[in-house]
Context: one part of a larger RNA
RNA sequence: UGACGGGGGCCCGCACAAGCGGUGGAGCAUGUGGUUUAAUUCGAUGGUACGCGAGGAACCUUACCUGGGUUUGACAUACACACUGAUACAAUAGAGAUAUGGUAGCGCAGCAAUGCGAGUGUGAACAGGUGCUGCAUGGCUGUCGUCAGCUCGUGCCGUGAGGUGUUGGGUUAAGUCCCGCAACGAGCGCAACCCCUACUGCCAGUUACCAACAGGUAAAGCUGGGGACUCUGGCGGAACUGCCGGUGACAAACCGGAGGAAGGUGGGGAUGACGUCAAGUCAUCAUGGCCCUUAUGUCCAGGGCUACACACGUGCUACAAUGGUAGAUACAGAGUGAAGCGAAGCGGCGACGCGGAGCAAAACGCAAAAAAGCUAUCGUAGUUCGGAUCGGAGUCUGAAACCCGACUCCGUGAAGUUGGAAUCGCUAGUAAUCGCGCAUCAGCACGGCGCGGUGAAUACGUUCCCGGGCCUUGUACA
Numbered sequence: 001u002g003a004c005g006g007g008g009g010c011c012c013g014c015a016c017a018a019g020c021g022g023u024g025g026a027g028c029a030u031g032u033g034g035u036u037u038a039a040u041u042c043g044a045u046g047g048u049a050c051g052c053g054a055g056g057a058a059c060c061u062u063a064c065c066u067g068g069g070u071u072u073g074a075c076a077u078a079c080a081c082a083c084u085g086a087u088a089c090a091a092u093a094g095a096g097a098u099a100u101g102g103u104a105g106c107g108c109a110g111c112a113a114u115g116c117g118a119g120u121g122u123g124a125a126c127a128g129g130u131g132c133u134g135c136a137u138g139g140c141u142g143u144c145g146u147c148a149g150c151u152c153g154u155g156c157c158g159u160g161a162g163g164u165g166u167u168g169g170g171u172u173a174a175g176u177c178c179c180g181c182a183a184c185g186a187g188c189g190c191a192a193c194c195c196c197u198a199c200u201g202c203c204a205g206u207u208a209c210c211a212a213c214a215g216g217u218a219a220a221g222c223u224g225g226g227g228a229c230u231c232u233g234g235c236g237g238a239a240c241u242g243c244c245g246g247u248g249a250c251a252a253a254c255c256g257g258a259g260g261a262a263g264g265u266g267g268g269g270a271u272g273a274c275g276u277c278a279a280g281u282c283a284u285c286a287u288g289g290c291c292c293u294u295a296u297g298u299c300c301a302g303g304g305c306u307a308c309a310c311a312c313g314u315g316c317u318a319c320a321a322u323g324g325u326a327g328a329u330a331c332a333g334a335g336u337g338a339a340g341c342g343a344a345g346c347g348g349c350g351a352c353g354c355g356g357a358g359c360a361a362a363a364c365g366c367a368a369a370a371a372a373g374c375u376a377u378c379g380u381a382g383u384u385c386g387g388a389u390c391g392g393a394g395u396c397u398g399a400a401a402c403c404c405g406a407c408u409c410c411g412u413g414a415a416g417u418u419g420g421a422a423u424c425g426c427u428a429g430u431a432a433u434c435g436c437g438c439a440u441c442a443g444c445a446c447g448g449c450g451c452g453g454u455g456a457a458u459a460c461g462u463u464c465c466c467g468g469g470c471c472u473u474g475u476a477c478a
Base pairs, nucleotide, nucleotide: 001478002477003475004474005473007472008471009470010469011468012467013466015462016461019426020425021424022423023422026317027316028315029314030313031312032311033310034308035307042053043052064303065302066301067300068299069298070297073126077125079123080122081121082120083119084118087104088103089102091100092099093098107116108115109114128292129291131290132289133288137286138285139281140280141279142277144275149188150187151186152185153184154183155164156163157162168179169178170177194269195268196267197266199237200236201235202234203233204232205231209226210225213224214223215222240263243257244256245255246254247253319419323378324377325376326375327374335366336365337364340359341358345354346353347352385416390411391410392409393408394407395406396405432454433453434452435451436450437449438448
């Protein structure tokens, strides 16, 4: 100087408390451990691994296993020699890779020789490796933590390590600001500048809108038209403790109030200082070293990554009446669509099929929002709750759904009656609850990322638990 303390002081955070809803019990989904296996590819492992890399394993992916091939190679550059346009098509053998012969075809320049370019074979340089080392590395990332800290120049103090500044008195979300001070300044952080959202002015109106006028319909901005309104999207304005009162040290600031769409950082996002964990990643990529080179490379078929006495994490669905079922009936936002979205109409109980209008989309489609509200029924029961499991019949995608897809219909109807110890999230348009969209994607979503609808309760307080900041103290630790 740090680090640590079941030392002290001050302070903060859904840290506790006050509340609301969960997890832990059940079934299923998914990840992991373990076990099994020819293989169940690899990585991630307290917090900071475990719906994580994976934004989608039937083949492919794929790195694993078994078997069958191949050796200048699936891919790149260049050289030598030989041969040949390239290329397309079907046939035979085979699981295919591949092999065999066949048909069509005949590049550019040049009269030609030949040259250029390309392909095939042979040879030799080389290729190749998701092989090892993240404790050799770059890059990227997690975490402490959006915590308020981390430093430097000069000066001063100290033999020195180092200190001072950065401590102190107030204050703040903040090393934020004020005052004081052997310090005076400065940098990286904080804040602001950026984006979205909330109010408003101007400009601009088509595909959006419709107040007045006219036409028109069963109805409808449907039509003429309009530029008011909604909305769209570009440029501005607006919030600054600016104003008033009080407290305070005549400061910074705090408390209350006015006006205002918004008030003291308005709400949300992006943004992550010096560093810590030899944290993670050699399997995104790059890369040193080491290793393989008829194999640890590469091609193919099939299998596996989907196994299952068990254990854990994360979720979904429930255990019902604030509910289930049936009927009629409202109101979103944000997206997305051409090898695409696919309307109306028709067929089917349905998944879906036929159909093909319109739309590169403020135009047309996906598209039905759902919960809510209304009417009826069920009456506390393992039930008209719950839907696992299993049988049968189908639909769709795709060469192909046996291993191993999703969905539909009929039948079946398991556990489960609110969950031990323990434990998690959340302070407002939040939790809870309800549906919708998108990426990936042929197909496959209970996951992820977004979007809106309905919409709470509670916070006395900081003694305690956890994490953190500043000052101080003890130490046999560095």